[in-house]
């Protein structure tokens, strides 16, 4: 060098046929308790790798780049 797959919240994932981005967990407050831990409530967290391009619209399609995984040579 060619191929493939993957990149989305602090972290481990989701995301349907393109129609305003979600869950667990942590994180933070409150309730409960003598006090922690659980548990129960809520709340905070994302320019969805970067850039461009299609469309009314793009985590979704296309291209180029970057980073990691695997595979050929």
């Nucleotide at each position: 060098g060619c191929c493939g797959c993957g990149u989305u919240a602090g972290c481990u994932c989701a995301g349907u046929u393109g129609g305003u981005a979600g869950a667990g967990c942590a994180c933070u407050c409150g309730c409960c308790u003598u006090g922690u831990a659980a548990g129960c409530g809520a709340g905070c967290g994302g320019u969805c790798g970067a850039g461009a391009g299609u469309u009314c619209g793009a985590g979704u399609c296309u291209c180029u780049c970057a980073c990691g995984c695997g595979g050929c040579u």